[in-house]
RNA sequence: GAAGUAGACUGGAUAAUCGCGAGGACAUGUCCGUAAGGAGGUUCUCGAGGAAAGUCCGAGCUCCGUAGGGCAGGGUGCUGGGUAACACCCAGUGGGGGCAACCCUAAGGAAAGUGCCACAGAAAUAUACCGCCUUGGUGCUGGAGGUUACAACCUCCAGCACGGGGUAAGGGUGCAACGGUGCGGUAAGAGCGCACCAGCGGUUAGGUGACUAAUCGGCUAGGUAAACCCCACCUGGAGCAAGACCAAAUAGGAGAGGUAUGAAGCGGCCCGCUGAUCUCUCGGGUUAGGUCGCUGGAGGUGUUAGGCAACUAACAUCCUAGAUAGAUGAUUAUCUAAGACAGAACUCGGCUUACAGGUCUACUUCAAAA
Numbered sequence: 001g002a003a004g005u006a007g008a009c010u011g012g013a014u015a016a017u018c019g020c021g022a023g024g025a026c027a028u029g030u031c032c033g034u035a036a037g038g039a040g041g042u043u044c045u046c047g048a049g050g051a052a053a054g055u056c057c058g059a060g061c062u063c064c065g066u067a068g069g070g071c072a073g074g075g076u077g078c079u080g081g082g083u084a085a086c087a088c089c090c091a092g093u094g095g096g097g098g099c100a101a102c103c104c105u106a107a108g109g110a111a112a113g114u115g116c117c118a119c120a121g122a123a124a125u126a127u128a129c130c131g132c133c134u135u136g137g138u139g140c141u142g143g144a145g146g147u148u149a150c151a152a153c154c155u156c157c158a159g160c161a162c163g164g165g166g167u168a169a170g171g172g173u174g175c176a177a178c179g180g181u182g183c184g185g186u187a188a189g190a191g192c193g194c195a196c197c198a199g200c201g202g203u204u205a206g207g208u209g210a211c212u213a214a215u216c217g218g219c220u221a222g223g224u225a226a227a228c229c230c231c232a233c234c235u236g237g238a239g240c241a242a243g244a245c246c247a248a249a250u251a252g253g254a255g256a257g258g259u260a261u262g263a264a265g266c267g268g269c270c271c272g273c274u275g276a277u278c279u280c281u282c283g284g285g286u287u288a289g290g291u292c293g294c295u296g297g298a299g300g301u302g303u304u305a306g307g308c309a310a311c312u313a314a315c316a317u318c319c320u321a322g323a324u325a326g327a328u329g330a331u332u333a334u335c336u337a338a339g340a341c342a343g344a345a346c347u348c349g350g351c352u353u354a355c356a357g358g359u360c361u362a363c364u365u366c367a368a369a370a
Stems, first nucleotide, its partner, number of pairs: 001366010012335007020047007030039003049341001053352002056350005061239004068271004073235005078092005093107001094105004108230002113228002115224003129171002131167005137162010179197006198220001200217007243292004253282006264274002299318008
């Protein structure tokens, strides 16, 4: 200097004027409303994000009289730790990718069982298509020898065709063919034997553990569970349009049916518990009512200590949006590298997705110079 890897910050700033929303203090008893309640004056303080997005997980909180037990259903799936909890985070182990820094992982069980592995191929828990070896098998051809007047007959050698036996090393098909490579051995071959590997099992050692290392053994019972399934652990339901209070008005109305041999009890079924109302039809009243929930938190920041880390503890300090017809806009001036993705609606911890430009930290590789 170039190319990368992992992480962090920012994503407009300052000043003035006017205008929005919330809270505090002061002042006034003014305005709206039947009421519950709301608005208005002056001044001070504060006022959208790193993802506010997705609605994919986990919770806090609220309600279902009790939320009890079980089944089904659903979720997770290497080990250890963190956390309120999690499918998240940290640190490791196995496997894969990359020269490396680093990244990915749907990573329990195939010897509990049931399935599937199309097509091709002989054959996909099952084998022999081609090939190789062998043969007192059958037939044919050629040569040699014996015998014979000649043929016929007998013996040996070679070749071809059909058949019998052996083989799974070589070739072909395929993602994959009863472990791989090499040497020996064999009629030809084969873990048949040996060496080195892989797989499976045993023993010993290390480690909390996943697992690792060494050694021994026989020779090898494929893959797939992101197929059904088995195993281990977790799991009530519904959700802020949850729910609570206040005000106003009304008809505690009529009819039919079920029900103590049990109404109803917030996904399904069973058990248990409680114990009286439930369903349908017709009809009547009510306002787009008001307030709370609604932001002081598993909160932020700093220091110290522990821990490889995630994180935990102690001390100190701070209060940083709460709309609901839905709040932050306009103008001027200066600076500037930038105008990307994009607007809270109960809250928090994560994950995933989108993102112009700018700044910083650590590490890896290559080249050159000193």
Bacterial RNase P class A from a Syntrophomonadaceae bacterium, 370 nucleotides, folded computationally. Its mean pLDDT, the model's own confidence on a scale to 100, is 78. The sequence was found by an Rfam model in a public genome assembly.